The part of an RNA shown here (small-subunit ribosomal RNA, 5' domain) has 475 nucleotides and comes from Platanthera zijinensis. The RNAcentral record of the full RNA draws on SILVA. Its Rfam family is "Bacterial small subunit ribosomal RNA". Gene Ontology terms of the family: structural constituent of ribosome and ribosome. Model confidence (mean pLDDT): 81 of 100.

[in-house]
Context: one part of a larger RNA
RNA sequence: GGAUGAAUGUUGUCGGUAUGCUUAAUAUAUGCAGGUUAGACGAAAAUUGCUGUUUCCAGUGGCGGAUGGGUGAGCAACGCGUAAGAACCAGCCCUUGGGAGGGGAAAAAACUGGAAAAGUUUGCUAAUACCCAAUAGACUUAGGAGUAUAAGGAGGAAUCCGCCCGAGCAGAGGCUCACGUCUGAUUAGCUAGUUGAAAAGGUAAUAGCUUACUAAGGAGAUAAUCAGUAGCUAGACUGAUAAGAUGAUCAGCCACACUGGGGCUGAGACACCGCCCAGACUCCUACAAGAGGAAGCAAUGGGGAAUUUUAUGUAAUGGGAGAAAGCCUGGAGGAGAAAUACUGCGUGGACGUAUAAUGCCCAUGGGUUAUGAAAUUCUUUUCUCGGAGAAUAAGCAAUGAUGAUAUCAGUGGAAUAAGCAUCAACUAACUAUGUGCAAGUAACUGCGGUAAGACAGAGGAUGCACGCGUUAUCC
Numbered sequence: 001g002g003a004u005g006a007a008u009g010u011u012g013u014c015g016g017u018a019u020g021c022u023u024a025a026u027a028u029a030u031g032c033a034g035g036u037u038a039g040a041c042g043a044a045a046a047u048u049g050c051u052g053u054u055u056c057c058a059g060u061g062g063c064g065g066a067u068g069g070g071u072g073a074g075c076a077a078c079g080c081g082u083a084a085g086a087a088c089c090a091g092c093c094c095u096u097g098g099g100a101g102g103g104g105a106a107a108a109a110a111c112u113g114g115a116a117a118a119g120u121u122u123g124c125u126a127a128u129a130c131c132c133a134a135u136a137g138a139c140u141u142a143g144g145a146g147u148a149u150a151a152g153g154a155g156g157a158a159u160c161c162g163c164c165c166g167a168g169c170a171g172a173g174g175c176u177c178a179c180g181u182c183u184g185a186u187u188a189g190c191u192a193g194u195u196g197a198a199a200a201g202g203u204a205a206u207a208g209c210u211u212a213c214u215a216a217g218g219a220g221a222u223a224a225u226c227a228g229u230a231g232c233u234a235g236a237c238u239g240a241u242a243a244g245a246u247g248a249u250c251a252g253c254c255a256c257a258c259u260g261g262g263g264c265u266g267a268g269a270c271a272c273c274g275c276c277c278a279g280a281c282u283c284c285u286a287c288a289a290g291a292g293g294a295a296g297c298a299a300u301g302g303g304g305a306a307u308u309u310u311a312u313g314u315a316a317u318g319g320g321a322g323a324a325a326g327c328c329u330g331g332a333g334g335a336g337a338a339a340u341a342c343u344g345c346g347u348g349g350a351c352g353u354a355u356a357a358u359g360c361c362c363a364u365g366g367g368u369u370a371u372g373a374a375a376u377u378c379u380u381u382u383c384u385c386g387g388a389g390a391a392u393a394a395g396c397a398a399u400g401a402u403g404a405u406a407u408c409a410g411u412g413g414a415a416u417a418a419g420c421a422u423c424a425a426c427u428a429a430c431u432a433u434g435u436g437c438a439a440g441u442a443a444c445u446g447c448g449g450u451a452a453g454a455c456a457g458a459g460g461a462u463g464c465a466c467g468c469g470u471u472a473u474c475c
Stems, first nucleotide, its partner, number of pairs: 001475004006471005014344005019338001021303001026301003030298003035063003040060002044055004070256003079181004084176002088173001094168006101132003110122001112119001138147003152161003182228003190218002194216003199211003231253003235246001237244002258279005281292003309335001312333001318329003348378003359368003383412001385410001387408002419464005424445001430459002433456002440447002
C1' cells in the first nucleotide's frame, strides 16, 4: 500500500446492488416450514316415489415425503480434485414388443374403556389393498427341470388415464484403480480377518464383506504407526511473476440432524420435522403411565467485541400430488431494520471591497481569517405538496406479492443536508498562550526539568470526505 462476513470511537442527506452468529454442533416458549388424490374404494349427511344429484372428509389405497432448505461437529479418508475402469442398479419421463383368468378375508365408523396419550372387545363390508392358478417371452440350469407376475377407472361413444412381463434410451446412483491432498521422528516400529489360497454364505454388484479350513504372510525412512490440526474443490485476497495465505456469500462433492446403536418400508434411506432400543436433559401426570429435539423460517434466553422482522405473498420461476380446475410450497420472489461493504448524486452557481465586523498574530504600520460572509442575481439535482402512472403476464381471456413503487409533468422556496483525523522526523501541513520529568503523549526514534513547532485548549494549515480515525487478521 491492498484486503475483510469485521468490531470500536465520533459524525451522518438521499438512492442502487450485495452482505450479515466467524463465539455455544448451547438450551429453546409461540406460529408456520409436506402434502395431494373423491376420475382407485366403501362409509356418513341432505334431498327424492324410483333411478339419481349434491355436500363432506375420519378411514383403506396410490404417489410424494431420499428433493428442496440448514449446519461444518466428525473426517488426513478413494473424503475431495484430475484422469481412467468393470462385476452393477435403475421409480417417474421417452421409444418399442407382447399380455390381463379366478377367489376369500380383515380394518375404520359404532359400542366399550382411560386423567391424558394410547388401546381392548363385539360385529358389518369395498377396492387399482391382499391371496391363488396359467400361456408366450424373461431369469436360473450342462441337461432334465425349476422360479416369479397382472387392475381396473372415466365417458353415450370415439378415446383417454392406469396395470403386468420384456428390450432400448435419457438422467441419477453404488463400486474399483493411477496420481495429488497440513504439521510433528523430542512419534520407529505396525498388523492377526491381519496378507494370500481354494470353498461356502452374502450383496444390486466386485471384494476377508462374513464364516470354517489352510499357508505365514502384508504395508513401513519414497515416513508406516501414533499424536495434533482441518470438511474438500471451482474460486476469492495479496504479489510483476514465482508464490504466500485463505475456503463467508454463489456453484459442485462429502458428512451430520439431542448423544450412541439398529433395522423396517421403498426404485432410492439405514431417513432433519418416520419407527425401535439405550443414555442425558426438558415438559406433563389422577404416580399405573405418557410427550419432546429449530445445525428449516421468523423469534427468545445464554455465550460474545459482534451479526437483522415472531412482517408479505404464491403474481413470476422451480418442485409435489392430481385427468383437470383448484391445492401445498418460511424453496424461490420481493419488502422491513443495519454506513457492514461497493457504487452514484448532493449539501448550491455567478458576481461581490470601505479588502466590512469578529477572532488570532504583530505592535504607532500591518498580516491572516478572506470573495469567505452580507448585499445583488440565477438555478431546483435533492426536499415539500398534491396529480398522472408502468413493465416484469409467458400471443383467446383472466391472473401483479413487489406497489397506490419506479418513472413523468407541475407547485413552492437556497430552501432540508459536513464531518473526522493529523500538523518533530518517517509524512502533506506552524504560530502564540498555559503547563514545568508534572499533567500528559507515543507504531518506531522519542517529547515534557520556565521561551515545548512533539502535552492541553486556541487561531491557522494539510489530508480524506458521509465518512474519517483506532484495533484485529492476511499478503